[in-house]
RNA sequence: GGAGUAGGGCAGAUGAUCGCCGGUUCCGGCUUCGGUCGGGAUCGGAGGAAAGUCCGGGCUCCGCAGGGCAGGAUGCUGGGUAACUCCCAGUCUCGGCGACGAGGAGGAAAGCGCAACAGAAAGCAGACCGCCGGGCGCUCAGUUCACUGAGUGUUCGGUAAGGGUGAAACGGUGAGGUAAGAGCUCACCAGUCUCGGUGGCGACAUCGGGAGCUAGGCAAACCCCGUCCGGAGCAAGACCAAAUAGGAGAGCGUUUGAGGGCUGCCCGUCCGAGCUCUCGGGUCGGUUGCUUGAUCCUACUGGUAACAGUGGGGCUAGAGGAAUGAUCAUCACCUUUCGAUCCCGCCGAGAGGCGGAAUGAGAGAGGAACAGAACCCGGCUUAUGACCUGCUCCAAAU
Repeated sequence: GGAGUAGGGCAGAUGAUCGCCGGUUCCGGCUUCGGUCGGGAUCGGAGGAAAGUCCGGGCUCCGCAGGGCAGGAUGCUGGGUAACUCCCAGUCUCGGCGACGAGGAGGAAAGCGCAACAGAAAGCAGACCGCCGGGCGCUCAGUUCACUGAGUGUUCGGUAAGGGUGAAACGGUGAGGUAAGAGCUCACCAGUCUCGGUGGCGACAUCGGGAGCUAGGCAAACCCCGUCCGGAGCAAGACCAAAUAGGAGAGCGUUUGAGGGCUGCCCGUCCGAGCUCUCGGGUCGGUUGCUUGAUCCUACUGGUAACAGUGGGGCUAGAGGAAUGAUCAUCACCUUUCGAUCCCGCCGAGAGGCGGAAUGAGAGAGGAACAGAACCCGGCUUAUGACCUGCUCCAAAU
């Protein structure tokens, strides 16, 4: 310098002007005295993912004696946690030269199924080529004339050593054995089951003996086994509460005329069977739930770690069609261009010139991502900018 790998924090700062939401407080108007409207001051005002809404919990309402079926989730071991499909530490397997990474990782000698293409054959396997043996036929050679040998064709068998196909072909190597072959036999190795020893809490690792001689893969196919699991969600829920309509009760009234219209009252006149009050439920609307919480920062202690405990300190949005913004200036950051100066080399008598190099004063231009809380937390996943640190491999120089 290049290529990688693991991790960490950050997400511009300050000021001015104009705005938005909320809290506190002051002034003024109105008021049914509960508030409401307007203005001023001051304080606070998005994230690492606020996102996807994929898991888990708090909280709320409904349901629930207990048990079972069905359904769903989950699946190596130990630990963490309120809980988890999350996190930490390990085991085993796989990938990478390596740093390191990935894994839904129980059961396939319970059952039932599945396997494209290729290939002869794909699951109590299978004979295409090849190899070997027998029968029949043909050709050639030999001769003792009926046989032998060689080649070849056909047919019946044997054979899983060899070729070829495939992701996978029923252990591997060597020797014996055989007509040719084969765990057919033997030695060693691998694997399976089983017994025991040692280490580990455990998954497991390692060592020794025995058995049968090989039993394949897939369970994010059904299934079996172990463990766990009520439902709906802040549009949950709680409180206050119009107009109109309807419900319940009481009172008054129907020619002895309630009540209403004709200007406020009286008279008069017209209409006229309902009118008034109270109570309770729901709707519009309003308030609450609402942000002090499995909370944040810091120090120490325990633990490899996740995490837990103790002490001290802090309060850090709370909107409701939904605020948290815009502009300008300065500084900081990144990229790029120019570049004083120092240093090195060459030329030159010198002045100086040319070339190289340095995060090299200073100046100019450009850039600055993903994205916006909606009851609250813990995770996962996805999107995204620049920076810093450890480690690995490769190359070169000293």

Model confidence (mean pLDDT): 75 of 100. A computed fold for a 398-nucleotide RNA from a Syntrophobacteraceae bacterium, annotated as Bacterial RNase P class A. A source record names the gene rnpB. The RNAcentral record of the sequence draws on ENA. Rfam family: Bacterial RNase P class A. Rfam links the family to the GO terms tRNA processing, dimeric ribonuclease P complex and ribonuclease P activity.